[in-house]
C1' cells in the first nucleotide's frame, strides 16, 4: 500500500400509520381553535428488543434478515427520531 470484517464522525437522501373518542390542565372576557397529560379503541415498522429460519462457521455449539411479533417507539403539518443507501474522513482486527 491492497483486500476483507467491524466500528465512529460529517454531509446528502430517507417511508409507514386516527387532525379518532372521553376526561383534566394551559391559553382565552366568553365560545371556539390550538397545545400538553392521561384513559380507551384502531393502526404503523425502518431506533432498540424478541422469535422462527434460509444460510454460514471453528459444526458440543454459535452467528444470523429488510421475514415475523409489536415489549418499547411511532400515527395532521412542522420539529425530532429513523433501518438502509451514497460520498468523505478516521479507527480496531485479520489475511496473502
Nucleotide at each position: 500500500g491492497a483486500c476483507g470484517c467491524a466500528u465512529g464522525c460529517g454531509c446528502g437522501g430517507g417511508a409507514g400509520a386516527g387532525a379518532c373518542c372521553g376526561a383534566c390542565c394551559c391559553c382565552u372576557g366568553u365560545u371556539g381553535a390550538g397545545g400538553g397529560u392521561u384513559g380507551g379503541c384502531g393502526c404503523c415498522g425502518a431506533a432498540g428488543g424478541a422469535g422462527c429460519a434460509a444460510c454460514c462457521g471453528c459444526c458440543c455449539c454459535g452467528g444470523a434478515a429488510a421475514c415475523u411479533c409489536u415489549c418499547a417507539g411511532g400515527c395532521a403539518c412542522a420539529a425530532g427520531g429513523g433501518a438502509c443507501c451514497g460520498c468523505g474522513c478516521g479507527c480496531g482486527c485479520g489475511u496473502a